[in-house]
RNA sequence: GGGCCGAUAGCUCAUCUGGUAGAGCGUUGCAUUCGCAUUGCAAAGGUAGGGAGUUCGAGUCUCCUUCGGUCCA
Numbered sequence: 001g002g003g004c005c006g007a008u009a010g011c012u013c014a015u016c017u018g019g020u021a022g023a024g025c026g027u028u029g030c031a032u033u034c035g036c037a038u039u040g041c042a043a044a045g046g047u048a049g050g051g052a053g054u055u056c057g058a059g060u061c062u063c064c065u066u067c068g069g070u071c072c073a
Stems, first nucleotide, its partner, number of pairs: 001072007010025004019056001027043005049065005
């Protein structure tokens, strides 16, 4: 220098052909208990690494760019 893969909630990851972004764990509250744990219910929390474009509409398609992994030179 070039190719490929990845970046989405505090953490680990989903989101099949573009149509209002979810799960598990964690956190908070309530119930249960004499109390704790467990369990049940509910809630908060992310406009998707950054920017631009296409589209009525983009996490998803295109381009540029940053970071990480990997391969080639």